[in-house]
Description: Predicted 3D model of a 74-nucleotide RNA (transfer RNA) from a Christensenellaceae bacterium. Its Rfam family is "tRNA". About the family: Transfer RNA (tRNA) molecules are approximately 80 nucleotides in length. Taxonomically the source falls in Christensenellaceae (Bacteria, Bacillota, Clostridia, Christensenellales).

RNA sequence: GUCUCAUUGGUGUAAUGGUAGCAUAAAUGACUUCCAAUCAUUUGGCGACGGUUCGAGUCCGUUAUGAGACUCCA
Numbered sequence: 001g002u003c004u005c006a007u008u009g010g011u012g013u014a015a016u017g018g019u020a021g022c023a024u025a026a027a028u029g030a031c032u033u034c035c036a037a038u039c040a041u042u043u044g045g046c047g048a049c050g051g052u053u054c055g056a057g058u059c060c061g062u063u064a065u066g067a068g069a070c071u072c073c074a
Stems, first nucleotide, its partner, number of pairs: 001070007010024004018054001026042005047063005
C1' cells in the first nucleotide's frame, strides 16, 4: 500500500429493510430480625459523517479504532 472481518446499554451477545431483544450489572420495591438468595419493576445502547428508501443496526460512500491476510513495487 491492497483486501477481509469486527464495532449495538457498565459488560457480553442477538436482530429477513418494518416496535432494537436477551443475559449480566446497577437502582427501587417485596420477602427477611439483618444480609444473601429469590420475585417484581425501572434505568441505560446501534463508532462518526453523509446518501438511497415511505422506512436503515441492516443497503451504498467516506472516515475512526481494533484484528487478520497478502505485497516489498515505489